[in-house]
């Protein structure tokens, strides 16, 4: 230098659930909490999934449809990175 990978060391993140806050919702943030994670770091670029405020349509106290909303801890791609067998 390269680098299988979780053997070891240093550490890191944090699902469900609970508190409070934001949001129409999906969901996000905060504090606890650990199911897991070698990129569970960043990026909605492509696909998937969730929601449907507003819009549109309608047989109209309703229903249908739609992302400009959300998810990178659903997958693929892009950028960056700790340790390290060999």
């Nucleotide at each position: 230098a390269u680098g299988a990978g979780a053997a070891a060391a240093a550490g890191g993140c944090a699902a469900a659930c609970u508190u409070c806050c934001u949001g129409a919702a999906a969901a996000g943030g905060u504090a606890g909490g650990a199911c897991g994670c070698a990129a569970a770091g960043c990026u909605u670029a492509g696909g998937g999934u969730c929601u449907a405020a507003g819009g549109u349509c309608u047989u109209a106290u309703g229903g249908a449809u739609u992302a400009u909303g959300a998810u990178c801890g659903c997958c693929u791609g892009g950028c960056u990175a700790c340790c390290a067998a060999g």
c-di-GMP-I riboswitch aptamer from Aquibacillus rhizosphaerae, 86 nucleotides, folded computationally. The source organism's lineage runs through Bacteria, Bacillota, Bacilli, Caryophanales and Aquibacillus. It was read from a public genome assembly, where an Rfam model found it.